This is a predicted structure of a 595-nucleotide part of an RNA (large-subunit ribosomal RNA, domain V) from a Candidatus Woesebacteria bacterium. Lineage of the source: Bacteria > Bacteria candidate phyla > Candidatus Woeseibacteriota. Its Rfam family is "Bacterial large subunit ribosomal RNA". The RNAcentral record of the full RNA draws on ENA.

Context: one part of a larger RNA
RNA sequence: UCCGUACCAGGACGAAAAGACCCCAUGGAGCUUUACUAUAGCUUUACAUUGAUUCGGGUUGUAACCCGUGUAGCAUAGGUGGGAGACUUUGAAGCAGAUGCGCCAGCAUUUGUGGAGUCACCGGUGAAAUACCACCCUUGUUGCAAUCUUAAUCUUACAAAAACCGUUAUCCGGUUUUUGGACCGUGUAUGGUGGGUAGUUCAACUGGGGCGGUUGCCUCCCAAAGAGUAGCGGAGGCGUUCAAAGGUUGGCUAGCUUCGGAUGGAAAUCGAAGUGAUAGUGCAAACGCAUAAGCCAGCUUGACUGUGAGGGGUACAUCCCAAACAGGUACGAAAGUAGGAGUUAGUGAUCUGUUGUCAGUACAUUUGUACAUGAAUGUGGGAUCGGCAACACAAACGGAUAAAAGUUACCCUGGGGAUAACAGGCUUAUAGCGCCCAAUAGUUCACAUAGACGGCGCUGUUUGGCACCUCGAUGUCGGCUCAUCACAUCCUGGGGGAGUAGCAUCUCCCAAGGGUUCGGCUGUUCGCCGAUUAAAGUGGUACGCGAGCUGGGUUCAGAACGUCGUGAGACAGUUCGGUUUAUAUCCGGUAUGGA
Numbered sequence: 001u002c003c004g005u006a007c008c009a010g011g012a013c014g015a016a017a018a019g020a021c022c023c024c025a026u027g028g029a030g031c032u033u034u035a036c037u038a039u040a041g042c043u044u045u046a047c048a049u050u051g052a053u054u055c056g057g058g059u060u061g062u063a064a065c066c067c068g069u070g071u072a073g074c075a076u077a078g079g080u081g082g083g084a085g086a087c088u089u090u091g092a093a094g095c096a097g098a099u100g101c102g103c104c105a106g107c108a109u110u111u112g113u114g115g116a117g118u119c120a121c122c123g124g125u126g127a128a129a130u131a132c133c134a135c136c137c138u139u140g141u142u143g144c145a146a147u148c149u150u151a152a153u154c155u156u157a158c159a160a161a162a163a164c165c166g167u168u169a170u171c172c173g174g175u176u177u178u179u180g181g182a183c184c185g186u187g188u189a190u191g192g193u194g195g196g197u198a199g200u201u202c203a204a205c206u207g208g209g210g211c212g213g214u215u216g217c218c219u220c221c222c223a224a225a226g227a228g229u230a231g232c233g234g235a236g237g238c239g240u241u242c243a244a245a246g247g248u249u250g251g252c253u254a255g256c257u258u259c260g261g262a263u264g265g266a267a268a269u270c271g272a273a274g275u276g277a278u279a280g281u282g283c284a285a286a287c288g289c290a291u292a293a294g295c296c297a298g299c300u301u302g303a304c305u306g307u308g309a310g311g312g313g314u315a316c317a318u319c320c321c322a323a324a325c326a327g328g329u330a331c332g333a334a335a336g337u338a339g340g341a342g343u344u345a346g347u348g349a350u351c352u353g354u355u356g357u358c359a360g361u362a363c364a365u366u367u368g369u370a371c372a373u374g375a376a377u378g379u380g381g382g383a384u385c386g387g388c389a390a391c392a393c394a395a396a397c398g399g400a401u402a403a404a405a406g407u408u409a410c411c412c413u414g415g416g417g418a419u420a421a422c423a424g425g426c427u428u429a430u431a432g433c434g435c436c437c438a439a440u441a442g443u444u445c446a447c448a449u450a451g452a453c454g455g456c457g458c459u460g461u462u463u464g465g466c467a468c469c470u471c472g473a474u475g476u477c478g479g480c481u482c483a484u485c486a487c488a489u490c491c492u493g494g495g496g497g498a499g500u501a502g503c504a505u506c507u508c509c510c511a512a513g514g515g516u517u518c519g520g521c522u523g524u525u526c527g528c529c530g531a532u533u534a535a536a537g538u539g540g541u542a543c544g545c546g547a548g549c550u551g552g553g554u555u556c557a558g559a560a561c562g563u564c565g566u567g568a569g570a571c572a573g574u575u576c577g578g579u580u581u582a583u584a585u586c587c588g589g590u591a592u593g594g595a
Base pairs, nucleotide, nucleotide: 001595002594003593004592005591006590007589008588010587011586012585015581022416023415024414025413027412028411029408030407031406032405035200036199037198038197039196041193042192043191045189046188047187048186049185051154052153053152054151056149057148058147059146060145061144062143063142064141065140068137069105078136079135080134081133082132085119086118087117094113095112096111097110098109099108100107101106158180159179160178161177162176163175164174165173166172203215204214205213212232216238217237218236219235220234221233239397240282241341242340246300247299248298249297250296251295252294255275256274257273258272259271260270280289281288283346285344286343287342304327305326306325307324310321311320312319316398329338330337331336352392353391354390355389356388357387358386360371361370362369363368374385375384423470424468425466426465427464429463431459432458433457434456435455436454440450441449477552478550479549480548482544483541484540485539486538487537490515491514492513493510494509495508496507497506498505517531518530519529520528521527558576559575560574561573562571563570564569
């Protein structure tokens, strides 16, 4: 070195299982609820099934009768009109009785008696006789009719129970009896309630996700002297306002400093000089603005109608600038200027709904001018649609719907190392270690020792940052076992210095050969404690080592407590419990045999 045999498990990011953690999907499912929308069930009302009678009440109509008092006034005057007479032996006044009304004054009806009169016109009143007639208002009574309804009763619908029969039958049917009864029950329509049930929704950006923040528009910087340009980069604004703060014509010039001047002061108003836009612009910022776009005044409505060459910007859709023409107008002597505002924010597509408007109105008036006047086609009318405007929603602001929240550790699928947790990698802020400077402490003396304020490095052991391999799997803390390396050395060894008398001790240099304990508590690493030791080192090795062990912790499913939540559930809170797979192919290693 090769070939065997028996073994060990460090490696083959070994095998197994398209990772269960994490994120994503306009994927799914379970569960919850004061998410949304439905719905079973329950319930309300109406009608039908559904008939009869009676007592009472309400409303309406009709017929008769009745009711009506401010003050003044014979006195209880409803209104208006007619009206000079009306009623009376077909029984007037008066008297007696009864009933009703009443504002207690009286009024009305009726029975008996009685036997001839009673009332009006005339004076007082806003209005004249209930003398009489007609129509009507108002109050109530009675009758009739219609309708609604309370209560009660009835039996034939309907329901229940029992017995008997079909029939050997807890269904059903028939008969009889009893009980209930037009209720209940059922049907149709309708309002309410309704996680009991169902279908769904529950945004994106994001130095992983969640929490927080943000989402459209305007201004500046970043932005690299054309335009444009990202970021959870740095700063601010907007979701309007103004009938003058618009148009035009004419005119004017702020602000500050110094000096002077009654009250008067740092600043009021007045004057002078100097300076020169620092002022002002409705509001943010930038850029403009003195010929002013700033300030004041006169007259006004161009904050017009119909078009629009040509440009800017741009994926599209939006968006922006605009000469000129026609009409009619404002200001100006005119030339001219004017289609809002110094400019850039002050906003919203389509559908749908509502309102208004549109062959008839508006403006002119001598004619006229403006407007798609449209949709099934014989014509007319209606309805509906349609045209033109305004308003309402989308602020997650290119707006998915008329309409929407949670939870999952019971979870599932498809994917991702496009994206987190372990480990590695890069970095080294942080950490550890070292060096420079040397104020200060050290009685004196910076440098025996310590070393502020600062500066420069090294390491890759901490906490991080990044998200580069791995999500068709790289098993995660601690312990056990077995180790191996570095040296920034804990002991043992050699040396220098000391603020080294000695014993001890401090500090620095060299040095990795060997060594570096046993227990109590805790899952612990760590730490504290006990007893020793020469010493009880610091680190690396996937925080060495689970195809070597363990499984106490963390990190599934069960259960409980506290807290949070309406709830389902949740908690780097706690607690009890909880499957650790495998016969080793290759490399590597151990033992042994042969060549």